A computed fold for a 693-nucleotide part of an RNA from a soil metagenome, annotated as large-subunit ribosomal RNA, domain II. Rfam family: Bacterial large subunit ribosomal RNA. RNAcentral holds the full RNA, with entries from SILVA.

[in-house]
Context: one part of a larger RNA
RNA sequence: GCCAGCGAGUUGCGUUAAAUGGCAAGGUUAAGGGACUGAAAACGUUCUGGAGCCGAAGCGAAAGCGAGUGUUAACAGCACGAUUAAGUCAUUUGAUGCAGACACGAAACCAAGUGAUCUAUCCAUGGUCAGGAUGAAGCAAGGGUAAUACCUUGUGGAGGUCCGAACUAGUAACUGUUGAAAAAGUUUUGGAUGAACUGUGGAUAGGGGUGAAAGGCUAAUCAAACUUGGAGAUAUCUUGUUCUCUCCGAAAUAACUUUAGGGUUAGCCUCGACGUUAACUUCUUGGGGGUAGAGCACUGAAUUCACUAGGGAGACGCAAGUCUUACCGAAGGAAAUCAAACUCCGAAUACCAGGAAGCUAGUCGGGAGAUAGACUGUGGGGGAUAAGCUUCAUAGUCAAAAGGGGAACAGCCCAGAUCGCCAAUUAAGGCCCCUAAUUCUAUGCUAAGUGAGAAAGGAAGUGAAGUUUCAAAGACAGUUGGGAUGUUGGCUUAGAGGCAGCCAUCAUUUAAAGAGUGCGUAACAGCUCACCAAUCGAGAGACUUCGCGCCUAUAAUAUACGGGACUCGAAGCAUAGAGCCGAAAUUGCGGAUGUAUACCCGCGAGGGAUAUACGUGGUAGGAGAAGCGUUGUAUGUGCAACGAAGAUGUACCGUAAGGAGCAUUGGAGCGCAUACAAGUGAUAAUGCAUGGC
Numbered sequence: 001g002c003c004a005g006c007g008a009g010u011u012g013c014g015u016u017a018a019a020u021g022g023c024a025a026g027g028u029u030a031a032g033g034g035a036c037u038g039a040a041a042a043c044g045u046u047c048u049g050g051a052g053c054c055g056a057a058g059c060g061a062a063a064g065c066g067a068g069u070g071u072u073a074a075c076a077g078c079a080c081g082a083u084u085a086a087g088u089c090a091u092u093u094g095a096u097g098c099a100g101a102c103a104c105g106a107a108a109c110c111a112a113g114u115g116a117u118c119u120a121u122c123c124a125u126g127g128u129c130a131g132g133a134u135g136a137a138g139c140a141a142g143g144g145u146a147a148u149a150c151c152u153u154g155u156g157g158a159g160g161u162c163c164g165a166a167c168u169a170g171u172a173a174c175u176g177u178u179g180a181a182a183a184a185g186u187u188u189u190g191g192a193u194g195a196a197c198u199g200u201g202g203a204u205a206g207g208g209g210u211g212a213a214a215g216g217c218u219a220a221u222c223a224a225a226c227u228u229g230g231a232g233a234u235a236u237c238u239u240g241u242u243c244u245c246u247c248c249g250a251a252a253u254a255a256c257u258u259u260a261g262g263g264u265u266a267g268c269c270u271c272g273a274c275g276u277u278a279a280c281u282u283c284u285u286g287g288g289g290g291u292a293g294a295g296c297a298c299u300g301a302a303u304u305c306a307c308u309a310g311g312g313a314g315a316c317g318c319a320a321g322u323c324u325u326a327c328c329g330a331a332g333g334a335a336a337u338c339a340a341a342c343u344c345c346g347a348a349u350a351c352c353a354g355g356a357a358g359c360u361a362g363u364c365g366g367g368a369g370a371u372a373g374a375c376u377g378u379g380g381g382g383g384a385u386a387a388g389c390u391u392c393a394u395a396g397u398c399a400a401a402a403g404g405g406g407a408a409c410a411g412c413c414c415a416g417a418u419c420g421c422c423a424a425u426u427a428a429g430g431c432c433c434c435u436a437a438u439u440c441u442a443u444g445c446u447a448a449g450u451g452a453g454a455a456a457g458g459a460a461g462u463g464a465a466g467u468u469u470c471a472a473a474g475a476c477a478g479u480u481g482g483g484a485u486g487u488u489g490g491c492u493u494a495g496a497g498g499c500a501g502c503c504a505u506c507a508u509u510u511a512a513a514g515a516g517u518g519c520g521u522a523a524c525a526g527c528u529c530a531c532c533a534a535u536c537g538a539g540a541g542a543c544u545u546c547g548c549g550c551c552u553a554u555a556a557u558a559u560a561c562g563g564g565a566c567u568c569g570a571a572g573c574a575u576a577g578a579g580c581c582g583a584a585a586u587u588g589c590g591g592a593u594g595u596a597u598a599c600c601c602g603c604g605a606g607g608g609a610u611a612u613a614c615g616u617g618g619u620a621g622g623a624g625a626a627g628c629g630u631u632g633u634a635u636g637u638g639c640a641a642c643g644a645a646g647a648u649g650u651a652c653c654g655u656a657a658g659g660a661g662c663a664u665u666g667g668a669g670c671g672c673a674u675a676c677a678a679g680u681g682a683u684a685a686u687g688c689a690u691g692g693c
Stems, first nucleotide, its partner, number of pairs: 001693004005688002011099013026054003032048005058065002068080004102240002105237001109230006120204009129194001131163003134159001138155006167191003172187004206222001208218003243627002245624004253266005268369001269367006280358008293345001294343002299339003303335003310328002312325005373398010403414003418591004423587003429581003432564003438578001440577006451566001457551002461548010478535005484508003489503003514529001518527002592616007599608003628681001630678010646665005652659002
C1' cells in the first nucleotide's frame, strides 16, 4: 500500500412544539404495599396507594382583595388582568438545558509516588601516567668585596614547563544519513605531574537537585523528569461522520460583540396552522426631487484685452503737490473656460400614492443553514481614470447549473437536464479540409498573409467624395536659348564686386531678368535659381474629409488564425440577401412522479382510478403517515442431511436502496407475514500495539 473486520448524534432526567391515543373542568398518580409468573431474586403484568404536580383567576413587594387588583385623597388617569373559554396524562418524533453528550486529537494544570547503575557536583577509600627535553631555588668550589653584594664553573632537580605513547578529549575534512552505530569510522588534532584521569562505595530529587553557566545535566526524556490518578481536563480549531427515493431550497448582508476564520438577533430557506385580493408585474393618473447633462445668475478657480481706483519707479518742487510710465493692479466692462463639498436650469430611470387587470400576500408557531464570497457589465470612492487590486451601489452568472458556443477555459454568449426514442425545428455560433452545414448570390475594398495583438507620431500606398488654381491666347514636367545695363548701389572692411554683416531696395533696356534662391572665390571669376522665349501637345498643381492597408513593432527552446491551408470569381474586410448545420432549449410519441381541482369508497383519519392545469437542475438546509436492508423479541406460518446458514458463478426482476431462481461448494440450522426494540448500513478520520497478502 491493498483486502477483510471494527469504527462516530447515544442514554437518563427536565423544558418546549407537533402527531397519535385516553379522560375532560378536570387530568394524573410517585414512593410504598398486595397478588400472579418464576426454583429464588430481579424484570414484567395487574390491583391498590390522592402525598404531590399541572389546569380551571388575577393583581399587588406584602398584608390582602378578587373579575378585578395595584397606585392614589380619588368613583379620575395609568399598569397588569377578566370580558366566548381546554386542559391533563401517556407514546413517538423534532429541538433544547444539565450531564463526557457525534467520534478521535493537544500543549498544559494539580496530587501521590519512583528514579543520581546515564549524567552534574561533593564525600570516603584505592589505582594510573613509556620515553625524551629544559634546567628555578638551594648547595659546593673558585674569583671578588673592608664585609656584604656580585660574577664564573659545577652540583641540584623545581614547574597548572616543553616534545610525545598509554590514558583522556573531540579541532578540521571526508564517509556514513531505511548507518556496522538512535552520534560512529578513517585521516587529522588538544591535554598528557595536573583545576589530571579513573575503579568501588556513598550524599543531594522535580519549581527540587546539581551546574568553572551551555538553560547544561538529572537513565536515548528537560524553559520544569518519569509513573499512576483527577480524567472521557478543555479545544470559538482541524479531520472524519456509514442505505435509497420524493417535494421545496438558501446565505456569504445589517446591528451589537476583548468582536473580526466565533457568536446573538434581524433579513434570506423550509414545515404546519390560520388566512385572503394586501406583496409583485403590466398599463394608467397624480406627486416631490436636484443626479446625468448643461450653465456661469451665486460661491470659488482660471486666461486674454480695453479702461482704471490704488501702489511702485522717475522728473520738477522748500513743502503741499504736479507731470510721466514697455512696472504691479482691486472693483466694474468685453470675450472664452472649469467645479464631489457651485447652480439661473434640468432629464431618463428610480421612489411614493390612487385606479384597472393578472396573480398571490401576510400573521403565528416548529426546524435550520448562513453571516470567508468570486467574476462580468454599468455608476462611483481609494490607487497611478495600475492590478486576476481594494471598497460601495446596481444587474447577471458561478457558488448550488449539467448541455451547446468561446481551440482548451467556475464567473463571458446561448440555454435552465423528470425518464426513454437510430424523430423534427431552432438559439448562440458556424457552413474549403480536420468537423455537421454554401468552395452560395450581388456590389465594392484590401496586396499587407493585413486578416490572425498594440499607441503617439510618420509617409507621392491605394480607393471614394469635395474645395480651389493654371491650361489649345498651349498649362505641369522635360529639352534648347536668354537671364542684361546704371553698378563693384551706399556703409563697413585688408578686401566685401547679387551672395560675412548693416541700410536702402530705385531706375533703364526689354520677350524677360531680384541691387538677387542656392553652391562657389582671399576678393573677383565660375555654376545655378527666380523670370522670359522656343520646342512639345493635354491635362497639371495645392488642400480637406472618409474606407482599407504600410512603418513605428526589440527577449530569452519555435508559435499572437486551434491546425492544414486561403488572395480583385477569397476560405480576408464592408454592405445587402437566399439557404443549411447546430443544444439535455422547443416540438412529436411513450412512461414515471408532485401539487391543485373534478369523481368514487369510508363515520372519520384516510384510500382509489381516470381526466385537466401547472410543475419535477440543485450545495448548506427543512419536510415526507415514503421506503430498502442488518440484529433481536412476540404471534402466526413455513423450509432443512432427498442438504440450513455462509461462499463462488450467473445472460432474471424492481424507479433506487435491493430481491429471487439455478449450478457448484459447504455440512446444521434458517426463512416469510405482522407488530415491536435497536450496539442498525463505511471508499476516506496522516483512523484501530485486529488479521491476511

Its mean pLDDT, the model's own confidence on a scale to 100, is 83.